Transfer RNA from a Candidatus Omnitrophota bacterium, 73 nucleotides, folded computationally.
Its Rfam family is "tRNA". The family's RNA type in Rfam is transfer RNA.
The organism belongs to Candidatus Omnitrophota, within Bacteria.
The coordinates come from a structure-prediction model, not an experiment, and the mean pLDDT is 82.
The sequence was found in a public genome assembly.

Formats: sequence, structure tokens, C1' cells
RNA sequence: GCCCACGUAGCUCAGUUGGCAGAGCAGCGGUUUCGUAAAUCGCCGGUCGUCCGUUCGAAGCGGACCGUGGGCU
Repeated sequence: GCCCACGUAGCUCAGUUGGCAGAGCAGCGGUUUCGUAAAUCGCCGGUCGUCCGUUCGAAGCGGACCGUGGGCU
């Protein structure tokens, strides 16, 4: 230098065909316990890597760039 994959909550990842952004864990609170843990119920947490474009509408499509990993030379 070229090619491929990935980038979504603090972490691990869903979101398959463009139409309300989600789960588990973590954190916080309630119940329970003499107390802790466990269990259970609830809550918090997101400019979906950045910008531009397409579209009535983009996490998902197109382009450029950034980052991570892999491959080729």
C1' cells in the first nucleotide's frame, strides 16, 4: 500500500426485510435476613464511532474518514 470483518448502555452482545433502541451482567433502591450473601421485584444508564448523502422516515442503504482485529504483498 491493497483486501476482509467489526464499532450499539460501564462490560458481553442482540436488533434478520429502513418504521417505538433492547437483553444479560455490573451499579442503585425495595422485599426477605439478627446481619451478609443468595433469591425476587423495580429503577438508572444510549447524540447506535464521526461527518455528508439517499429517503416521508436511517442503528440497518451509499460515500469519505477514524479506531480495533485479521489476511496479502